[in-house]
């Protein structure tokens, strides 16, 4: 110096890490402006009955905490794989020359 190979590069695919969102499960969560049931008491009625409904109790919701590791987004984080690829850089091999 030449040739060949690999890496660095691009794209796709798969897995995983980080972060975020959603879903599911459980718990907590409503003085009143959620639901149900409404003791006591109140109102209507001659009465029988009826009405509204506080406290309490139960349920549910906005929300919140944890669990689960199900799905999605983002991320030159990492690895693998397939295809592609100018120049440059790194690296291995062969040949040749000084």
């Nucleotide at each position: 110096g030449a040739c060949c190979g690999g890496g660095u590069c691009u794209u796709g695919u798969g897995a995983u890490g980080g972060u975020u969102c959603u879903a599911c499960c459980u718990g907590c969560a409503a003085a009143c402006c959620c639901c149900g049931u409404c003791a006591g008491g109140u109102c209507c009625g001659a009465a029988a009955g009826g009405a509204a409904g506080c406290a309490g109790c139960g349920g549910u919701a906005a929300g919140u905490a944890g669990g689960c590791c199900a799905g999605g987004g983002c991320u030159g984080g990492u690895c693998a794989u397939a295809a592609g690829g100018a120049a440059g850089c790194c690296u291995g091999g062969u040949c040749u020359g000084a």
Annotation
Model confidence (mean pLDDT): 76 of 100. This is a predicted structure of a 98-nucleotide RNA (Bacterial small signal recognition particle RNA) from candidate division WOR-3 bacterium 4484_100. It was read from a public genome assembly, where an Rfam model found it. The organism belongs to Caldifarciminota, within Bacteria. Rfam family: Bacterial small signal recognition particle RNA. On this family, see Rosenblad et al., Nucleic Acids Res 2003: "SRPDB: Signal Recognition Particle Database". Rfam describes the family as follows. The signal recognition particle (SRP) is a universally conserved ribonucleoprotein involved in the co-translational targeting of proteins to membranes. Rfam classes the family as a non-coding RNA gene.